Context: one part of a larger RNA
Molecule: small-subunit ribosomal RNA, 5' domain
Organism: metagenome
Order: sequence, then structure tokens, then C1' cells
RNA sequence: GAACGAACGUUAGCGGCGCGCCUAACACAUGCAAGUCGCGCGAGAAAGGGCUUCGGCCCCAGUAAAGCGGCGCACGGGUGAGUAACACGUAGGUCAUCUUCCCCUGAGUGGUGGAUAACUCUCCGAAAGGAGAGCUAAUACAGCAUAAGACCACGACCUCGCUGAGGUUGUGGCCAAAGCAGACCUCUUCAUGAAAGUUUGCGCUUAGGGAUGAGCCUGCGGCCCAUCAGCUAGUUGGUAGGGUAAUGGCCUACCAAGGCUAAGACGGGUAGCUGGUCUGAGAGGAUGAACAGCCACACUGGAACUGAGACACGGUCCAGACUCCUACGGGAGGCAGCAGUGGGGAAUCUUGCGCAAUGGGCGAAAGCCUGACGCAGCGACGCCGCGUGAGCGAUGAAGGCCUUCGGGUUGUAAAGCUCUGUGGGGAGGGAAGAAUAAGUCUUGGCUAAUAUCCAAGAUGAUGACGGUACCUCCUUAGCAAGCACCGGCUAACUCUGUGCCAGCAGCCGCGGUAAGACAGAGGGUGCAAACGUUGUUC
Repeated sequence: GAACGAACGUUAGCGGCGCGCCUAACACAUGCAAGUCGCGCGAGAAAGGGCUUCGGCCCCAGUAAAGCGGCGCACGGGUGAGUAACACGUAGGUCAUCUUCCCCUGAGUGGUGGAUAACUCUCCGAAAGGAGAGCUAAUACAGCAUAAGACCACGACCUCGCUGAGGUUGUGGCCAAAGCAGACCUCUUCAUGAAAGUUUGCGCUUAGGGAUGAGCCUGCGGCCCAUCAGCUAGUUGGUAGGGUAAUGGCCUACCAAGGCUAAGACGGGUAGCUGGUCUGAGAGGAUGAACAGCCACACUGGAACUGAGACACGGUCCAGACUCCUACGGGAGGCAGCAGUGGGGAAUCUUGCGCAAUGGGCGAAAGCCUGACGCAGCGACGCCGCGUGAGCGAUGAAGGCCUUCGGGUUGUAAAGCUCUGUGGGGAGGGAAGAAUAAGUCUUGGCUAAUAUCCAAGAUGAUGACGGUACCUCCUUAGCAAGCACCGGCUAACUCUGUGCCAGCAGCCGCGGUAAGACAGAGGGUGCAAACGUUGUUC
């Protein structure tokens, strides 16, 4: 000199864009943060309103809430405790693998059965919750049929990048499904019209491919200590088996005695890694806040279940610590999500608004949910911009300070005159951010069809921020400047007080009666809504 997620002191007008628990991965009151689908299924209110013969009936309404079922809850959001490791970065391998939803392609979607929740009844319990009996449905569950080298066993042939893989083929075995919604009468059956018929869309099953995501393996790279020198028995390798989506001591049995190490094993300390960030001419050094990628964790430790995917932050089970409820028998909980509280600390914000936009989940859609996100609030915490007025104005006014008493300086500074109106205040107007959705119309395609559906075009709701930004008019120089320093380094000097005292100080040092170094004043210098100090890095 530069920098900061800073703090402290003095001071403080406005705006934009960012950033804001670095400490206790300490404990948490309260609210919200993951639901959705009635176009999968059965069942189905109350309140309110209307009518009434007072029995009831109708609308709301097949609506709400609950249940079975599907998809999601493994994303998004937080934190950095652990981890010196294939955790990360980079370059590869997988002939050792999986992949819901999505896209493309081929084939199929036939027939049957038994339950169970909801509900009703009975019972136990303070509660949380639970038990028994009876009834019922499905895209829930379970058989059956059919089926392709998709899979398995035994074979044959061809190709290749040859631990093997791919393709073609023979025999035997084995594996599937579910419906829902709209419309129609061309065919079939009944015959005014309908479905067991036709058709469209969404599904379902199976196979192949793609895309995306993930698992595993390997080379190389990046901290300190040798006052850590030897470490290791599933250890190192083999065979066989188990296990996994998959390789492998991953696990087990048996066999062998290996494996690592001064190019630092083992041990200890510290630490999430990276793109980057800061500094520096660079080389390098330091660092890893915010943003982005990866990893790990979710009160502490352990475990599995479900699932395409978890050994799962707002799931389950067990143990522990802590907190709470209790009828003492037993139960409930997990903010390192967003706000917020206590505590710790030098120190770090609102228990706000909205789903209008972007994105996500579910849904055919309308839509619902979304503390992701978009905004607003607080904080000079940072960066940037603007203002606190501009021009003229010498009797160089008064006052202050200094003085050699002549004067000098403050100083064009003020006063005064002429202007301007950013910010502030008042009045009026007032956004962009919105793309489209449902619906309607037109055209084309599917179709028997002018129906439905699909595609294109036209038309057509919706704004939290916010009456905000911005624009116009009015108003008055009126309401808006401080902080540090002035011995040298280092830009800036005198007087008074004090008298090695009081004090200053980054280093040298200053102060003991004329202190440019202490304190005050006048003057000056520097930066400026900031200026200094402290801490840390280069």
C1' cells in the first nucleotide's frame, strides 16, 4: 500500500447493488417449511336455505373430513461435526453394473378367485393407542391362459477391440398385464336406443434402444510432526462357496506365508475438497464467507424395512443423554429448514408479504401445495453514485488568533445582490416485469363421424412488490459535515498552560521553566458520509 462475512470509538443526508452467528454440530416455547389425485375404489355427512299433511322431502352435494390405492416424500432447503480418505480435483476403465418418471421402436392387454380398511357392534386404556366379531370395493392382492433366445440348461454357426462380448439358430424348461374417461351407430348383437360393438385419449404388461442420474475400479495431484521407525492375522495371495445391480477378504471354510515401509509405512496433530477469493510485476504466499460442483452429517450410537433410488433432516426399530405429559400402569419429542427465544460472544437481522414471475411435486385439466423462490423490513457491513449549493461580491467589515504594535491572518470567507432545485416536503399522473391458462372461433390430422383427441393460428383471466420506480407542477438556500493528524519517517506551525509531573508513543523518541512531540486555542494538512483504532492475510 491492498484486502476483510469484521469489531470498537466519534460522526452521519439520500439512493442502487450485494452481504449479514466466523463463537456453543449448545438447548429450544410458538407458527409455518410435502403433499397431491374423485378421470383408480367403496362409502359419505353436519351446519345453512326452501317446502311441509310436522312423518319427512329437496338444494347445498355425491361436496367436506376420514379410509383403501397411485405417484411424490432419496428433489428442493440447512450445516461443516467427522473425514488425510479414491473424500475431492483431473484423466480414464466398467468385456464387472443398475436407472422411477421422459423419448423412440416391436408385441400384447384373455379369463378367474379369496380377502381387507373404511363402516356397524362389543370391549380395554388417564392418554397415546389397541383387541375381537360382522359387512364391502378397486388400477390393492393371488392363481390360471397366452407369449418373444427376455431368462435358464445342453448344443451348432458367424463376427469382434478375445479374462470375454455380440448376432443367428435347434431342443427342453420358465416368466405378464388393469382398467378409467369421452364420443358414436359404419360393422356385430339386441332393435325408437343401447353395449359385450366401433373409436379417441390416458393408463397397464413385456422386449430392444436412447437420454438422464447413480454405483464400483484405476493412474496422477494437493497439510504439519521422525522429539512417531517399524506396522499388519482377514493381515497378503489362492481355491470353493455365500452375498450384491455389480467386481472384490465384502463375508465364510480350507490352503500357502505373505503384504506395506526412509520416494516416510504405522502413529499423533490439524483440516470438508474444488472452481475460485485476496495479495503480488510475476514466481509465489495466504485462504475456501457469499455463488457454483462434489462429499459428509441430521440429539448421540447402532440397525434394517419400503422403494427405481435411502440404510432416509421434518420415516421405522433398539440403546443412551436431555426435555415434557401422566390417573404412576405408561406415553411424547428432536430448528445444522424459515422466522424467532435463551445461552455463549467483541460481534451478525423480521416470530413480515406473495405464489404475480422462475422452478419443483401431484393431477387429463381447473387447480392444490411449495419459509425453494420472488419481494419487502433491519444493519454505513461493503462497493458505487448523488447532495449538503452556484455566480458576483474589498471599507479586505465585526469578532477570534498572532504581532517587531507598523501590521499580518482567518478571508471572497461572511454580509449583500442575482440564480438553480438533485436529495427533502406537498399535489397530480403512473409502469415494465404477463409469457399465456381454461374457454370460444378457424384450419389441418386420427376417425364411419361435423363427436372426442392432437397440432397450428386468432381471441381471451391473472402483479406480492406497489400507488413502488419514473414523469409533471409547486415550495424554500431554506432541512443535510465530520473524523484523524500537523518533531522525523509523512502533507501540515504558532501562542498559552504544565514543568521527567500530568501525559504522548507505530519506530526513533518527547516532557526536569522559553515543549513546533503533553493539554487547550487559533491556523493548517489529509480523507470525506465517513474518519480513525484494533485484529488477520499478502